Predicted 3D model of a 489-nucleotide part of an RNA (small-subunit ribosomal RNA, 3' major domain) from a metagenome. Its Rfam family is "Eukaryotic small subunit ribosomal RNA". Its Rfam clan is "SSU clan". On this family, see Yusupov et al., Science 2001: "Crystal structure of the ribosome at 5.5 A resolution".

[in-house]
Context: one part of a larger RNA
RNA sequence: UGACGGAAAAUUACCACCAGCAGUGGAGCCUGCGGCUUAAUUUGAUUCAACACGGGAAAACUUACUAGGACAAGAGAGUUGUAGGAUUGUCAAACUAAAAGCUUUUACUUGAUCUGCUCGUUUCUGGUGCAUGGCCGUUCUCAGUUGGUGGAGUGAUUUGUCAGGUUAAUUCCCUUAACGAACGAGACCUUAACCUGCUAACUAGAAGCAGUUAAAUUUUAGCUGUAUUCUUCUUAGAGGGACUACUGCUCCUAAAGCAGUGGAAGUUUGAGGCAAUAACAGGUCCGUGAUGCCGAUAGAUGCCCUAGGCCGCACGCGUGCUACACUGAUAGGUGCAACGAGUUUUAUCCUUGCCUGAGAAGGUUAGGGUAAUCUACAAAAAGCCUAUCGUGCUAAGGAUUGUUCUUUGCAAUUUUGGAACAUGAAUGAGGAACUGCUUGUAAGGAUGAAUCAUUAUCUCGUCCUGAAUACGUCCCUGACUUUUGUACA
Numbered sequence: 001u002g003a004c005g006g007a008a009a010a011u012u013a014c015c016a017c018c019a020g021c022a023g024u025g026g027a028g029c030c031u032g033c034g035g036c037u038u039a040a041u042u043u044g045a046u047u048c049a050a051c052a053c054g055g056g057a058a059a060a061c062u063u064a065c066u067a068g069g070a071c072a073a074g075a076g077a078g079u080u081g082u083a084g085g086a087u088u089g090u091c092a093a094a095c096u097a098a099a100a101g102c103u104u105u106u107a108c109u110u111g112a113u114c115u116g117c118u119c120g121u122u123u124c125u126g127g128u129g130c131a132u133g134g135c136c137g138u139u140c141u142c143a144g145u146u147g148g149u150g151g152a153g154u155g156a157u158u159u160g161u162c163a164g165g166u167u168a169a170u171u172c173c174c175u176u177a178a179c180g181a182a183c184g185a186g187a188c189c190u191u192a193a194c195c196u197g198c199u200a201a202c203u204a205g206a207a208g209c210a211g212u213u214a215a216a217u218u219u220u221a222g223c224u225g226u227a228u229u230c231u232u233c234u235u236a237g238a239g240g241g242a243c244u245a246c247u248g249c250u251c252c253u254a255a256a257g258c259a260g261u262g263g264a265a266g267u268u269u270g271a272g273g274c275a276a277u278a279a280c281a282g283g284u285c286c287g288u289g290a291u292g293c294c295g296a297u298a299g300a301u302g303c304c305c306u307a308g309g310c311c312g313c314a315c316g317c318g319u320g321c322u323a324c325a326c327u328g329a330u331a332g333g334u335g336c337a338a339c340g341a342g343u344u345u346u347a348u349c350c351u352u353g354c355c356u357g358a359g360a361a362g363g364u365u366a367g368g369g370u371a372a373u374c375u376a377c378a379a380a381a382a383g384c385c386u387a388u389c390g391u392g393c394u395a396a397g398g399a400u401u402g403u404u405c406u407u408u409g410c411a412a413u414u415u416u417g418g419a420a421c422a423u424g425a426a427u428g429a430g431g432a433a434c435u436g437c438u439u440g441u442a443a444g445g446a447u448g449a450a451u452c453a454u455u456a457u458c459u460c461g462u463c464c465u466g467a468a469u470a471c472g473u474c475c476c477u478g479a480c481u482u483u484u485g486u487a488c489a
Stems, first nucleotide, its partner, number of pairs: 004485002007483003011479003016473002020437005027322003031318004035313002043054002065308005071302001076119004086113001089108002092105003123296002126294003132290001134284003137280003144183003148179002150159003164173002188273005194240002198237004204231004208226008243266001245261006324430001328389007341375002349369005354363003396427001401422006443465007
């Protein structure tokens, strides 16, 4: 110096508590992990920091595992064999999952492309993440870290980096043997909010004008056209805008905090991104044609094909979805979003109208779109209105199972998905324990994308509806700083 303390003090956090809301833990199902089983059920990861994680929704492929069967993709060098033939290919039959000449029988064919041995390459989702790079995660989203000159000390070191106040912050103020600096914090970047000010738009609209349809009297509403004007709405460029502005109170009348006014906006304006020093023998050799060493290398741990497995089920654990109903279910009506996405190396994407069909779906029947142009006004769901049901394992709940139809795909059995009819299980709000969360947040609701031939109860986005309770404390659990005691080195 300070890892550690079952030491003290101070500060701080909804991965802590308090006050609350929603839950998980109980049920059914989905999914990951363990165990068991198996020919194989490939494997990594195991407190926070493994377990809907490996962008891991595996029918083949993927695929690493299991049972079989082919191939040579063994460069190059040395050597042996060899034109009196090194080797290669093949009809049919047998063999076989196989129209694999794989092998055998039978023969033909080929012509130095090779064969055997040794060295050596190559390849490997083989081993080692405790040999490594890179990347990621975590300590830790806390406020921390460092050197120059000066001071103290023989020196390691220390001061700076602090009594106090304040802040989200080593953020500032003020003190001050320190002064002036660097990284981190902040600033910054992205995004969401404002602009009747600028620039514009037949890929966005508005107002005119003309025509037409309906109510019908002037007028109103819809549709079609124009290119006359404009940019409020929409889009997106340049800019502006907040600096806690102004006022009051508290206070060392400093920093700052609180309240009010104005304002689109006053929690760091909200939410993200980026993110120091020092570490971990954290994860990844299964991301890589990153990679050392070791192993295998022709009866292969290479590579291809066929089939199976990764899905197996006395059981335990984790993330979720659906529920247990009346704030509801069912039927009819009404009707409002945002972020996306979409076919050209031909492996056919988004799909509209029309027709057929109970539905799922089908038809090429007429088309549009490489897209602010078409899908598409994405007519989203919860919501709202009306009606039925009437507290009953009930018209709550939909597991499980049967039959039939359809779709994707060479292939659906161990049911890809979807639909119809029938069946109608547990579940009557969940013990101990545990999780998330402070405002457009929790919760409820749907939707888009990714994966995708076909498939979301997952993930990442998006919008709609929209609360209760704190606005505090250090009691529990952690974290940081100081004081104190002390270990390894």

Background:
The coordinates come from a structure-prediction model, not an experiment, and the mean pLDDT is 81.